This is a predicted structure of a 75-nucleotide RNA (transfer RNA) from a Bdellovibrionota bacterium.
Taxonomically the source falls in Bdellovibrionota (Bacteria, Pseudomonadati).
It was read from a public genome assembly.
It matches the Rfam family "tRNA". It is annotated as a transfer RNA.
The prediction has a mean pLDDT of 82.

[in-house]
RNA sequence: CGGGCCGUGGCGCAGCCUGGCUAGCGCACUUGCAUGGGGUGCAAGGGGUCGCUGGUUCGAAUCCAGUCGGCCCGA
Numbered sequence: 001c002g003g004g005c006c007g008u009g010g011c012g013c014a015g016c017c018u019g020g021c022u023a024g025c026g027c028a029c030u031u032g033c034a035u036g037g038g039g040u041g042c043a044a045g046g047g048g049u050c051g052c053u054g055g056u057u058c059g060a061a062u063c064c065a066g067u068c069g070g071c072c073c074g075a
Stems, first nucleotide, its partner, number of pairs: 001074007010027004020058001029045006051067005
């Protein structure tokens, strides 16, 4: 320098190809119930605008362009 993959709540991921209810799942966290307490189980709840910027569109996590970070390959 060129190419590929990844980036989504605290953590791990799905969704992206085929744009559209309100962005979901597990773990963790908070509260309540059960227990003498813990563990555990059940119920309810809080937390993310999707790495960033811009564009297309009625509408973007999803399409396009640029850019940042990580990993890998090539030179």